Context: one part of a larger RNA
RNA sequence: CGUACACGGUGGAUGCCUAGGCAGUCAGAGGCGAUGAAGGACGUGCUAAUCUGCGAAAAGCGUCGGUAAGUUGAUAUGAAGCGCAAUAGCCGGCGAUAUCCGAAUGGGGAAACCCAGUGUUUUAUGCACUAUCGUUUGAUAAAUUCAUAGUUAAACGAGGCGAACCGGGGGAACUGAAACAUCUCAUUACCCCGAGGAAAAGAAAUCAACCGAGAUUCCCUUAGUAGCGGCGAGCGAACGGGGAGGAAGCCCAGAGUCAACAUCGCUAUUUACAUCAGGAGAAUGGUCUGGAAAGGCCAGCAAUAAAGGGUGAUAGCCCCGUAUCUAAAGGUAUAAAUAGAGUGAGCUCGAAGAGUAGGGCGGGACACGUGUUAUCCUGUCUGAAUAUGGGGGGACCAUCCUCCAAGGCUAAAUACUCCUGACUGACCGAUAGUGAACCAGUACCGUGAGGGAAAGGCGAAAAGAACCCCGGCGAGGGGAGUGAAAUAGAACCUGAAACCGUGUACGU
Numbered sequence: 001c002g003u004a005c006a007c008g009g010u011g012g013a014u015g016c017c018u019a020g021g022c023a024g025u026c027a028g029a030g031g032c033g034a035u036g037a038a039g040g041a042c043g044u045g046c047u048a049a050u051c052u053g054c055g056a057a058a059a060g061c062g063u064c065g066g067u068a069a070g071u072u073g074a075u076a077u078g079a080a081g082c083g084c085a086a087u088a089g090c091c092g093g094c095g096a097u098a099u100c101c102g103a104a105u106g107g108g109g110a111a112a113c114c115c116a117g118u119g120u121u122u123u124a125u126g127c128a129c130u131a132u133c134g135u136u137u138g139a140u141a142a143a144u145u146c147a148u149a150g151u152u153a154a155a156c157g158a159g160g161c162g163a164a165c166c167g168g169g170g171g172a173a174c175u176g177a178a179a180c181a182u183c184u185c186a187u188u189a190c191c192c193c194g195a196g197g198a199a200a201a202g203a204a205a206u207c208a209a210c211c212g213a214g215a216u217u218c219c220c221u222u223a224g225u226a227g228c229g230g231c232g233a234g235c236g237a238a239c240g241g242g243g244a245g246g247a248a249g250c251c252c253a254g255a256g257u258c259a260a261c262a263u264c265g266c267u268a269u270u271u272a273c274a275u276c277a278g279g280a281g282a283a284u285g286g287u288c289u290g291g292a293a294a295g296g297c298c299a300g301c302a303a304u305a306a307a308g309g310g311u312g313a314u315a316g317c318c319c320c321g322u323a324u325c326u327a328a329a330g331g332u333a334u335a336a337a338u339a340g341a342g343u344g345a346g347c348u349c350g351a352a353g354a355g356u357a358g359g360g361c362g363g364g365a366c367a368c369g370u371g372u373u374a375u376c377c378u379g380u381c382u383g384a385a386u387a388u389g390g391g392g393g394g395a396c397c398a399u400c401c402u403c404c405a406a407g408g409c410u411a412a413a414u415a416c417u418c419c420u421g422a423c424u425g426a427c428c429g430a431u432a433g434u435g436a437a438c439c440a441g442u443a444c445c446g447u448g449a450g451g452g453a454a455a456g457g458c459g460a461a462a463a464g465a466a467c468c469c470c471g472g473c474g475a476g477g478g479g480a481g482u483g484a485a486a487u488a489g490a491a492c493c494u495g496a497a498a499c500c501g502u503g504u505a506c507g508u
Base pairs, nucleotide, nucleotide: 001507002506003505004504005503006502007501008500009499015493016457017456020428021427022425023424024423025422026421027420028419029417030416031161032160039101040100041099042055043054044053046078049075050074051073061095062094063093064092065091066090067089070082071081072080106115107114108113116130117129118128119127120126132158133157134156135155136154137153138152139151140150165196166194167193168192169191170190176183180230206213207212217244218243219242220241221240227235228234249409250408251407252353254349255348256347257346264342266340267339268338269337270336271335272334274332275331276330278326279325280324284299285298286297287296288295300317301316308320309319310318358382359381360380361379362378363377364376365375368394389404390403391402392401393400444451445450464492467479468478469477470476
């Protein structure tokens, strides 16, 4: 040095586990904000720090309910207390307080800071108001006589944040076409504006085809069809049929008449139901093994309860629960009824949307790229008719059919999930699953926009090793003790491999 065996060190794979994720289903909720939000800064304890809660009334205050023998949130002991039959504590409803920044709004500003004015006051000081824009009403008032602009006061509203879904206004490129320019990607990404719990659309100037249908939306089909297309790549309907939903339709552009009732929203009361704390809730013992019984054996019981979890191994009957039944002083949602103040109902006769329809030029939308291209929108120039009228039926014309534009409202079926509850998984199980199971958008990196980790497991219970010894009053270790186990000792379950040793035997 090698080989074999044995025993170790190192290392943290594997197995098992789950506190966290992922994807859904069924319900709920679909907003918060000048009554100051979202998000923060700084404080706040017997407290030095961090988290959580809260706000100078500061891990909290009041009140109304529920529960209650314990309790003063966590790391986290300790100290000092509070309470024990209802003023401890805890849970829920409604209130109070709620520093400073932040739309931030008295002015300023390098956010959490600086500096004011006015009114009022028990003058130490405290309290209130003072942003901008819009609407309405009033006051005042220039050039300029009346007026208007302007100025100003009051009332009301707005502003900002928020995951997706929705409507509108702008709007790419990579890419594909095996290059590339029309085309495609795509009316996408992205930017802006606006709204709601949904939005949008919507009661035919619609389709159809000589038969007829009868607002809109969504799904299946028609159909990858008809078409469009450097007829390339590709794009891609409709009619019709079947469903979801719907006993959904209405109003204004006006006069008369009649009446106090339909409809709609608001407010209040009552009822019903749901919800925001809760309550009741069946039934098992012995013995064996074992550290421990829920396991084995023996003998029972309950079940509208064998969902699930916990308990020293695998528990219907030990605990929490579960089936089932039940509960609210108060708040909230929905529905119905009643009442109040508003809105106007019915009938008759009228009326029935003009710089519009259409046209020219240029664009855009329609599955449809200008094409033989109808239809819709309009930047620009023009420009009718008035129901004896007008639009459409895919160039155009006639006949025929069908509808009535240029005003408006409208539930449901549909889309989505930042969020709440219950439940589910041939989803993951710590290099997986969220980036994040752990004090993670943290540490750290970057001037910044931004990028962005690693890191789970002693044991049933800390019973977390009193005491002794070596050692630096160390680190580490040896005894002793605990424990079922300490090769479970905190660098702690299991403990693979690489890698490094020790011992024995053999080879050289």
Large-subunit ribosomal RNA, domain I from Arsenophonus sp. NC-PE1-MAG3, 508 nucleotides, folded computationally. The RNAcentral record of the full RNA draws on ENA. The source organism's lineage runs through Bacteria, Pseudomonadati, Gammaproteobacteria, Enterobacterales and Arsenophonus.